[in-house]
Glycine riboswitch aptamer from an uncultured Rhodobacteraceae bacterium, 91 nucleotides, folded computationally. The coordinates come from a structure-prediction model, not an experiment, and the mean pLDDT is 78.
RNA sequence: AGUGCCAGGAAGGGAGAAUCCGGGGGCAGCCCCGGUGCCGAAGGAGCAACCGCCCCGGUAAACUCUCAGGCGAAAGGACCGACCCGGCGCA
Numbered sequence: 001a002g003u004g005c006c007a008g009g010a011a012g013g014g015a016g017a018a019u020c021c022g023g024g025g026g027c028a029g030c031c032c033c034g035g036u037g038c039c040g041a042a043g044g045a046g047c048a049a050c051c052g053c054c055c056c057g058g059u060a061a062a063c064u065c066u067c068a069g070g071c072g073a074a075a076g077g078a079c080c081g082a083c084c085c086g087g088c089g090c091a
Base pairs, nucleotide, nucleotide: 002090003089004088005087006086008084009083012080013079018036020035021034022033023032024031025030037071038070039069043067044065045064046063050058051057052056
């Protein structure tokens, strides 16, 4: 130099669903209040197998819920990630 796994950083990629209805404010972009419909990929919650003898409890996800969030663009965005750095192995 090569290669496997793990932690951190990171160019880049990155879905869905109303530019809905009513009221108010603002010159405007837009903001506030209320309503109806909808989305699933921030966050949050739930559980099958399994573990603990039982009771009861622990415990995963892109599954389920939709509390929060979101439904023109932008922003955000789970996740993927060239590359950089470090650790533990193989050779």